[in-house]
Context: one part of a larger RNA
RNA sequence: UGACGGGGGCCCGCACAAGCGGUGGAGCAUGUGGUUUAAUUCGACGCAACGCGAAGAACCUUACCUGGGCUUGACAUCCUCUGACAUCCCAUGAAAGUGGGCUUUCACUUCGGUGACAGAGAGACAGGUGCUGCAUGGCUGUCGUCAGCUCGUGUCGUGAGAUGUUGGGUUAAGUCCCGCAACGAGCGCAACCCCUAUUGCCAGUUGCCAGUAUUAAGUUAGGCACUCUGACAAGACUGCCUCGGUUAACGAGGAGGAAGGUGGGGAUGACGUCAAGUCCUCAUGGCCCUUAUGUCCAGGGCUACACACGUGCUACAAUGGCCGGUACAAAGGGCCGCAAUAUCGUAAGAUGGAGCUAACCCCAUAAAGCCGGUCUCAGUUCGGAUUGGAGUCUGCAACUCGACUUCAUGAAGUUGGAAUCGCUAGUAAUCCCGGAUCAGCAUGCCGGGGUGAAUACGUUCCCGGGCCUUGUACA
Numbered sequence: 001u002g003a004c005g006g007g008g009g010c011c012c013g014c015a016c017a018a019g020c021g022g023u024g025g026a027g028c029a030u031g032u033g034g035u036u037u038a039a040u041u042c043g044a045c046g047c048a049a050c051g052c053g054a055a056g057a058a059c060c061u062u063a064c065c066u067g068g069g070c071u072u073g074a075c076a077u078c079c080u081c082u083g084a085c086a087u088c089c090c091a092u093g094a095a096a097g098u099g100g101g102c103u104u105u106c107a108c109u110u111c112g113g114u115g116a117c118a119g120a121g122a123g124a125c126a127g128g129u130g131c132u133g134c135a136u137g138g139c140u141g142u143c144g145u146c147a148g149c150u151c152g153u154g155u156c157g158u159g160a161g162a163u164g165u166u167g168g169g170u171u172a173a174g175u176c177c178c179g180c181a182a183c184g185a186g187c188g189c190a191a192c193c194c195c196u197a198u199u200g201c202c203a204g205u206u207g208c209c210a211g212u213a214u215u216a217a218g219u220u221a222g223g224c225a226c227u228c229u230g231a232c233a234a235g236a237c238u239g240c241c242u243c244g245g246u247u248a249a250c251g252a253g254g255a256g257g258a259a260g261g262u263g264g265g266g267a268u269g270a271c272g273u274c275a276a277g278u279c280c281u282c283a284u285g286g287c288c289c290u291u292a293u294g295u296c297c298a299g300g301g302c303u304a305c306a307c308a309c310g311u312g313c314u315a316c317a318a319u320g321g322c323c324g325g326u327a328c329a330a331a332g333g334g335c336c337g338c339a340a341u342a343u344c345g346u347a348a349g350a351u352g353g354a355g356c357u358a359a360c361c362c363c364a365u366a367a368a369g370c371c372g373g374u375c376u377c378a379g380u381u382c383g384g385a386u387u388g389g390a391g392u393c394u395g396c397a398a399c400u401c402g403a404c405u406u407c408a409u410g411a412a413g414u415u416g417g418a419a420u421c422g423c424u425a426g427u428a429a430u431c432c433c434g435g436a437u438c439a440g441c442a443u444g445c446c447g448g449g450g451u452g453a454a455u456a457c458g459u460u461c462c463c464g465g466g467c468c469u470u471g472u473a474c475a
Stems, first nucleotide, its partner, number of pairs: 001475002003472003007469007015459002019423005026314008034305002042053002064300007073125001077124002079121005088101005105116004127289002130287003136283002138278003141274001143272001148187006154163003167178003193266004198234003202230003207224003212221002237260001240254005316416001320375007332363003337356002342351003382413001387408007429451007
């Protein structure tokens, strides 16, 4: 100087407390461990691994296993020779391929050749998701959006170092004020950026409709006032008032205001820590393989199942289930696409194809809600697992191993031990909608809106963190 303390002081955080809803019990989905297996590819392991890499394993993917092939190679550059190769047909084969047949180059040209493509040959080389993340770059997680981490000069100290950065206040903040052997400065904080909340101005189609006509309908004429869209601008700064405070920083209350003291949300992550994670994104040193640890193909596996754990979904019902009627979104996506009206089918879906390269058309009915009816506390008109039958769709192909529909079946489950998680407001809870990936496949992920709470006395305690101080046989 740090680190540590079941030392002290001050302060903060859904850290506790106060509340609301869960997990832990059930069934299923998914990940992991374990076990099994020819293989169940690999990585990730307290927080910070376990719906994680994987924004989507039937083949492919695919790295694993079994079997069948190839060896200058599936891919790149260079050299020599040939002019075809491919397509098509036959045989063989699970395919990859192998053998045979038919056919037989193209572009430029100074006619010497050059280039493209294909085959053969020789080697230089290719190739490796093989090892080492404890050789590395890059990227990422975490402490933590915590308020810290440093430097120059000066001063003090023999020196390591100290000072500044400590102290008194204050703040979300090393934020600001005052003081001070310090004076300044840098990286962080804040602001500048984006979204959202209000208004003005400009613009008015594909959007909108106050008035006039018109229609089944903003449908059409007309209009751009309103809504909206999206470019520009205004607005919030403790600016004003009162009180407190040291005349300060600042705090409390008030006015005006759409918004008030960082308005709400996002992006943004200092010096560093964990030899944290990643050699399987990529790049790369070293090592290793080179008729194989490379490469092609078929099939299988990654989907196994006495069990254990994590994360979720659905429930156990009446604030509910079912039936009928009826209302209101936002944000997205669409030409290898989204697909309306219509017809067929109980349905999944099929037929067919208007319109739309989209404020135009389509996906597309939002659902919870509201109104009416029914069920009456039961393992039920709750719950939907499981299983049998019949189908639909995608796709060469749904046996291993897809999703969905329908008929039948109707399991566990009556609110969950110890323990444990999230959340402070348009939040939790609850309800639907969309998207990426994607031929198909979503209870996961990422977004969007609808309805919409309860509680916070307080900081004694648990956890984590910041500053000062103290002890130390630790570095």

Predicted 3D model of a 475-nucleotide part of an RNA (small-subunit ribosomal RNA, 3' major domain) from a Desulfarculales bacterium. It was read from a public genome assembly. Its mean pLDDT, the model's own confidence on a scale to 100, is 84. The organism belongs to Desulfarculales, within Bacteria.